[in-house]
């Protein structure tokens, strides 16, 4: 600052890297009884054997990127007096 969501049940969608064994590192999650998303401002793909920047190394961090593309229904609550969201 902007304004109509929230939360259950079903169903559907998506990733699963680096590193020396053990383990360690970012992380919501690195194959789980799991975890995230489901109408569009990052679930997840392409661009990508992409740039910069940092690390023992990796999409680690930042850009690309309000770029393209991508999966739903039902009910309950809630009301502008501020629900949720974004940034300090």
């Nucleotide at each position: 600052a902007u304004u109509a969501g929230u939360u259950u049940u079903c169903a559907g969608g998506g990733g699963c890297g680096g590193u020396u064994a053990a383990g360690c590192c970012u992380g919501a999650g690195a194959u789980g009884u799991a975890c995230c998303c489901u109408u569009u401002a990052a679930a997840c793909c392409u661009g990508a054997u992409c740039c910069a920047g940092a690390u023992a190394a990796u999409g680690c961090u930042g850009g690309c990127g309000g770029a393209g593309g991508a999966a739903g229904a039902a009910a309950a609550c809630a009301u502008a007096u501020g629900a949720a969201u974004a940034u300090a």